[in-house]
Context: one part of a larger RNA
């Protein structure tokens, strides 16, 4: 170097566009760098191998033989790879005519709840809990009527239903805008896939701004209670946040703990979108594309399970792991306003 692996034992990078680079579809033809084959030169001797020989023998020394798997020349092959020409359509994109959807952003706007104000009723309680207290409440509370006001969240529909690369995304309507899918295709013609660097998105929690909002709910407090203590579980309050707007953070069980592309491989059910074709056509069978579920046949796996949504056969590319702890630490670096985040050891110990 090669050779094992990466659902759950150590390992898929949180998700994407992409730069280099790695690999690349089906004919026709030129070249001959790759590659293959013949020649021919070098490939120093010692060394190693084989087979002699010579010190009593060995170790040593010594003849010869081979090898020295490499390099250059050259003179041929053209299958495969390159490279240039040329042509093709099955891959990729295009056009056309349809479809579904919580896909993304901006402005409006609706109801039910809660809370707080205000006036009516109306009176001694409420509230809370295993049980109680803190707490409200005769300055009229809780209940209940009608009125305001505010802010956040969308109940039913609602679905192993969709839509998105991921994080994710759920009242209604408008505008803006991204993607996918079905059919059709007379268009381009391999324009492909992966992608180290990069560059962008990136749940919650955080941090900035003489920022804006604050109903609920609620770290930190502060109080009642429990209990040996209770820095807690439980009650009553209640600040930050939670919510906008701008800018940062870059992390997660960022999970399908399963990278992303293509291609092959025996059924059976159940949903979604979309097309075909047949009827006894207000729906049914069939077929068929594109997603997402269940079951399971070969295969596969330590098992456990997987199983056309492979963890099944095979091919491109990238990441990533090599005992436990020390330790995702120190130290330097790069990044941050901080909080840290990302790269990431080693002595030492079992």
């Nucleotide at each position: 170097c090669u050779g094992g692996g990466c659902g759950u034992a150590a390992a898929g990078g949180g998700c994407g566009c992409g730069u280099a680079g790695g690999c690349g579809g089906c004919g026709c033809u030129a070249c001959a760098a790759g590659u293959c084959a013949g020649g021919c030169g070098u490939g120093a001797a010692a060394u190693u191998c084989c087979u002699g020989g010579g010190c009593u023998u060995a170790a040593c020394c010594u003849g010869g033989g081979g090898g020295c798997u490499g390099c250059g020349c050259u003179u041929g092959a053209g299958a495969c790879u390159g490279u240039g020409g040329u042509g093709c359509u099955a891959g990729a994109g295009g056009a056309u005519g349809g479809a579904a959807g919580a896909g993304g952003g901006u402005c409006g706007u609706g109801g039910a709840a809660u809370u707080c104000c205000c006036a009516g009723u109306g009176u001694a309680g409420a509230g809370g809990u295993g049980a109680a207290a803190u707490u409200c409440g005769u300055a009229g509370a809780u209940a209940u009527u009608g009125g305001g006001a505010a802010g956040a969240a969308c109940a039913c529909c609602g679905g192993u239903g969709g839509c998105g690369a991921a994080g994710g995304c759920g009242g209604c309507g408008a505008c803006c805008u991204g993607g996918u899918c079905c059919a059709u295709u007379a268009c381009u013609g391999a324009c492909g896939c992966u992608g180290a660097g990069g560059c962008g998105c990136g749940a919650c929690a955080g941090c900035g701004u003489g920022g804006g909002g604050g109903a609920g709910c609620a770290a930190a407090c502060a109080g009642g209670a429990u209990u040996a203590g209770a820095u807690a579980c439980c009650c009553u309050g209640g600040u930050a946040g939670u919510c906008c707007a701008c800018g940062c953070c870059g992390u997660a069980a960022a999970c399908g703990a399963u990278g992303u592309g293509c291609g092959c491989u025996g059924a059976a059910u159940g949903u979604u979108g979309g097309g075909g074709c047949u009827c006894u056509u207000a729906g049914a069978g069939c077929c068929u594309c594109a997603g997402u579920g269940u079951u399971g046949u070969a295969g596969c796996u330590a098992a456990c399970g997987c199983g056309g949504u492979a963890a099944g056969c095979g091919c491109a590319c990238c990441g990533c792991c090599u005992g436990g702890g020390g330790a995702g630490u120190a130290c330097g670096g790069c990044c941050g306003c901080a909080a840290g985040g990302u790269u990431g050891a080693a002595a030492c110990u079992c």

Source information
Model confidence (mean pLDDT): 90 of 100. The part of an RNA shown here (small-subunit ribosomal RNA, central domain) has 350 nucleotides and comes from an uncultured bacterium. Its Rfam family is "Bacterial small subunit ribosomal RNA". Its family is annotated with ribosome and structural constituent of ribosome in the Gene Ontology. The full RNA is in RNAcentral, with records from ENA, Greengenes and SILVA.